Annotation
The RNA shown here (transfer RNA) has 73 nucleotides and comes from a Phycisphaerae bacterium. The sequence is in RNAcentral, with records from ENA. Model confidence (mean pLDDT): 82 of 100.
């Protein structure tokens, strides 16, 4: 150099081109307890890698370049 995979909350991660982007974990209040954990309840957090197109609409589809991960030379 080439070819696939992928980047979405602190972390693992879901998310048909159309309602406000969820979920468990983890953090913050509350229950419950003699007190801890567990368990239940509630709720805080996202420019959805960056920039460009297409569309009425784009995390989703095309281009590009970052960056990770495997594979080939």
């Nucleotide at each position: 150099c080439c070819c696939c995979a992928g980047a979405u909350a602190g972390c693992u991660c879901a998310g048909c081109g159309g309602u406000u982007a969820g979920a468990g974990c983890a953090g913050g209040g509350g229950a419950c307890u003699c007190a801890u954990a567990a368990u239940c309840c509630c709720u805080u957090g996202g420019u959805c890698g960056g920039g460009g197109g297409u569309u009425c609409g784009a995390a989703u589809c095309c281009c590009u370049c970052u960056c990770u991960g495997g594979g080939g030379a």